Context: one part of a larger RNA
RNA sequence: UUGGGCGUAAGGGCGCGUAGGCGGCUCAGCAAGUCGGGUGUGAAAUCCCUCGGCUUAACCGAGGAACUGCAUCCGAUACUGCCGGGCUUGAGUCCGGGAGAGGAGAGUGGAAUUCCCAGUGUAGCGGUGAAAUGCGUAGAUAUUGGGAGGAACACCGGUGGCGAAGGCGGCUCUCUGGACCGGUACUGACGCUGAGGCGCGAAAGCCAGGGGAGCAAACAGGAUUAGAUACCCUGGUAGUCCACGCCGUAAACGAUGUCAACUAGCCGUUGGAUCCAUUUAAGGGUUUAGUGGCGCAGCUAACGCAUUAAGUGCCCCGCCUGGGGAGUACGGCCGCAAGGUUAAAACUC
Numbered sequence: 001u002u003g004g005g006c007g008u009a010a011g012g013g014c015g016c017g018u019a020g021g022c023g024g025c026u027c028a029g030c031a032a033g034u035c036g037g038g039u040g041u042g043a044a045a046u047c048c049c050u051c052g053g054c055u056u057a058a059c060c061g062a063g064g065a066a067c068u069g070c071a072u073c074c075g076a077u078a079c080u081g082c083c084g085g086g087c088u089u090g091a092g093u094c095c096g097g098g099a100g101a102g103g104a105g106a107g108u109g110g111a112a113u114u115c116c117c118a119g120u121g122u123a124g125c126g127g128u129g130a131a132a133u134g135c136g137u138a139g140a141u142a143u144u145g146g147g148a149g150g151a152a153c154a155c156c157g158g159u160g161g162c163g164a165a166g167g168c169g170g171c172u173c174u175c176u177g178g179a180c181c182g183g184u185a186c187u188g189a190c191g192c193u194g195a196g197g198c199g200c201g202a203a204a205g206c207c208a209g210g211g212g213a214g215c216a217a218a219c220a221g222g223a224u225u226a227g228a229u230a231c232c233c234u235g236g237u238a239g240u241c242c243a244c245g246c247c248g249u250a251a252a253c254g255a256u257g258u259c260a261a262c263u264a265g266c267c268g269u270u271g272g273a274u275c276c277a278u279u280u281a282a283g284g285g286u287u288u289a290g291u292g293g294c295g296c297a298g299c300u301a302a303c304g305c306a307u308u309a310a311g312u313g314c315c316c317c318g319c320c321u322g323g324g325g326a327g328u329a330c331g332g333c334c335g336c337a338a339g340g341u342u343a344a345a346a347c348u349c
Base pairs, nucleotide, nucleotide: 004320005319006318007303008302011317013200014199015198016197020193021192022191024087025086026085027084029082030081032080033079034076035075036074037073038072039071040070041069048064049063050062051061052060053059090190091187092186093185094183095182096181097180102176103175104174105173106172107171108170109153114148115147116146117145118144119143120142124135125134161168162167205246206245209242210241214240215239219235220234221233222232257316261312262311265294266293267292268291269290270289271288272287273286274285275284276283298305299304322349323348324347331342332341333340334339
């Protein structure tokens, strides 16, 4: 190299994209790949076949075949390739629409918690399985009015929507990305994938600056307990928030890579188009793009999957190869650090 695989050993966290690999319909040409034939060469020995020599065999001799290769010439043109022409179904553009927590910035609203001020009011409040720590006669808790500040947006809210993933939810404005439906006007294969590379990437964490209501690692105290460095309670600092820059990980999960094609159905739901019905609203059918439930064939070790495939076949990429040692050591690269990434072996069962 050849093999079998990757929902549960094995799919890269996600995208953009370089090299490369692969690539729609049709016509003509070329003949590189491909196929046929000829010639030359492919040393001898070896291997194979036949015959022969040692009493046989091993061994040896002779002849043949073979040496699956290379070069060159002639020929074939279905497929691949190259060159040229054409096409519209793939891809894209344009026009008309409606949907959306898609992204960024600015502004703004109400409820609630906490704190402060003032009023009413008096002995408790709080907390738990029960308590205690804690708070309160220096007037708490409760309640009314006023104020400050930060963070998050109840109901709507939905196996609802949007986004490549991470993720996105009060309202308004500005800027901005994508998808979908209908029309079928335009380009004419412009495509798919993608080693490296580049970018994005929850939470926690880091640097220096702000902010700090609530929550809350660490920490302190009270309980519980044999002990209790916990679970429960009272407090509470980083942090959580904002702006700049890092980090680059995750059960980054559908534990299921991307693209396109094919293969019974039934039921729900979201966005469009269209037809029918209707006074309107609701409603019904067809179709399309999503998103769910069930289910046939088929697949699967089983569980289950099943037009959103884990079915059927194709292209490209990534990855796996018994458990432990170990996602570790060493080295490289990256990082301020924490660490990340790449990634063994001895040994052992």
A computed fold for a 349-nucleotide part of an RNA from a metagenome, annotated as small-subunit ribosomal RNA, central domain. The coordinates come from a structure-prediction model, not an experiment, and the mean pLDDT is 87. Its Rfam family is "Bacterial small subunit ribosomal RNA". The full RNA is in RNAcentral, with records from SILVA.